[in-house]
Molecule: ZMP/ZTP riboswitch aptamer (pfl RNA motif)
Organism: Tumebacillus permanentifrigoris
RNA sequence: UUCAAUUCGCAUGACUGGCGGAAGCGUGGGUUCAACCACGGGGGAGUGCGAAUGUAGAGAUGCCGACCGCCUGGGCGCUAUGG
Numbered sequence: 001u002u003c004a005a006u007u008c009g010c011a012u013g014a015c016u017g018g019c020g021g022a023a024g025c026g027u028g029g030g031u032u033c034a035a036c037c038a039c040g041g042g043g044g045a046g047u048g049c050g051a052a053u054g055u056a057g058a059g060a061u062g063c064c065g066a067c068c069g070c071c072u073g074g075g076c077g078c079u080a081u082g083g
Stems, first nucleotide, its partner, number of pairs: 003057001005053008015043002017071005025040005062076003
């Protein structure tokens, strides 16, 4: 001099489904050969920058969409290969 990681701030932000639980989404459509579309609301990992800590510190079988149950479908991240 520098980073892994953690915390905080700002910006950005994928994904944000169906049914039931007296009730946590709303409006308008669609759907069981389904688990979607638009808008609004809320959630939100991740990413970028900055600050602080930080003498090397791994691990992903992880992380994300109120809660619980039954289901469905994605995203992020990581690794490998190719361009």